[in-house]
RNA sequence: GGAACAGUAGCACAGUUUGGUUAGUGCGCUCGGCUCAUAACCGAGUGGUCGUAGGUUCAAAUCCUACCUGUUCCA
Repeated sequence: GGAACAGUAGCACAGUUUGGUUAGUGCGCUCGGCUCAUAACCGAGUGGUCGUAGGUUCAAAUCCUACCUGUUCCA
């Protein structure tokens, strides 16, 4: 220098295939229950400008373009 893949909650990820229901799951955190007490367990609550900026569309996490960051490969 070139190419591919990835970026969604504090952390790990699903959702992209085929644009359309309120953007979800687990862990975590907070409160409560249980217990002599702690852990475990149970219940409730808590979370996001979907990497950034534009474009297309009635409608974009999803499609298009540029850029940023990371990983891998080629030279």

This is a predicted structure of a 75-nucleotide RNA (transfer RNA) from Maricaulis sp. Its Rfam family is "tRNA". Rfam links the family to the GO term triplet codon-amino acid adaptor activity. The source organism's lineage runs through Bacteria, Alphaproteobacteria, Maricaulales, Maricaulaceae and Maricaulis. Its mean pLDDT, the model's own confidence on a scale to 100, is 80.